[in-house]
Context: one part of a larger RNA
RNA sequence: CGUAGGAUACUUGAGAGGAGCUACCCAUAGUACGAGAGGACCUGGGUGGACGUGCCUCUGGUGUUCCGGUUGUCAGGCCACUGGCAUAGCCGGGUAGCCAUGUGCGGAACAGAUAACCGCUGAAAGCAUAUAAGCGGGAAGCUGGCCUCGAGAUUAAGUAUCCCUGCCGCAAGGCACUAAAGGCCCCUUGGAGAACACAAGGUAAUAGGCUGGGUGUGGAAGCGUCGCAAGGCGUGGAGCUAACCAGUACUAAUCGGCCGUGCGG
Numbered sequence: 001c002g003u004a005g006g007a008u009a010c011u012u013g014a015g016a017g018g019a020g021c022u023a024c025c026c027a028u029a030g031u032a033c034g035a036g037a038g039g040a041c042c043u044g045g046g047u048g049g050a051c052g053u054g055c056c057u058c059u060g061g062u063g064u065u066c067c068g069g070u071u072g073u074c075a076g077g078c079c080a081c082u083g084g085c086a087u088a089g090c091c092g093g094g095u096a097g098c099c100a101u102g103u104g105c106g107g108a109a110c111a112g113a114u115a116a117c118c119g120c121u122g123a124a125a126g127c128a129u130a131u132a133a134g135c136g137g138g139a140a141g142c143u144g145g146c147c148u149c150g151a152g153a154u155u156a157a158g159u160a161u162c163c164c165u166g167c168c169g170c171a172a173g174g175c176a177c178u179a180a181a182g183g184c185c186c187c188u189u190g191g192a193g194a195a196c197a198c199a200a201g202g203u204a205a206u207a208g209g210c211u212g213g214g215u216g217u218g219g220a221a222g223c224g225u226c227g228c229a230a231g232g233c234g235u236g237g238a239g240c241u242a243a244c245c246a247g248u249a250c251u252a253a254u255c256g257g258c259c260g261u262g263c264g265g
Stems, first nucleotide, its partner, number of pairs: 001152001005163007015149004021049007033038001051106005059100004066093005071086006110144003117137004164264001165176004177262001182259004186202005206252003209248005216240002222235005
């Protein structure tokens, strides 16, 4: 910009893409078959591998925003306690998120038309013949079925709902009045994200703060006490705790502006 008014939701599905793998075991059955050795079709069930896809409960990884230990040195006057630097100084753990090695799920069933191939009925041609008329069976393949996208599908679809005037004029339009439904800008943001878009909000739980909880770390500081001391014990599952879960308007989403018209060739 189009989809002959504008808008908000929800659909239809032309079309496009994805997937399509495979082994072994058990039963049928040591049956059919076979002198034996051996050993099925068919049908049903189970367990895997590789691949794909989703997720983070579990197992683990990361986790330079959390906690702890510790070395050297410098600073806060000193002790103590903290902070800076040294690869995050080094080391032990670890929430959310993101991940796989973790954990779910998938390939199908089924239907239709077929290939090679196998048939029924059957003439031309008194026979024969699956074919000439007619009718069946038959593949991991084809068309559906499963998953994703999808009306710019210009054949531009459909459904529901919402919104919009008076006068004059044959009409195009003019005058007056009016900016509807809805949307955007802007702002707080993230489950979204390169920008845009998408999504949640803008007086409300959107973000921050605070409160409570969870999780992690692992026993804070201070004080007391024991020990010559290093240090131990008590107070005390202590203190601290990111991205997690809730609650709560304390702070910030203020005030506003713009687009879009008037019943539609």
Molecule: large-subunit ribosomal RNA, domain VI
Organism: Polyangiaceae bacterium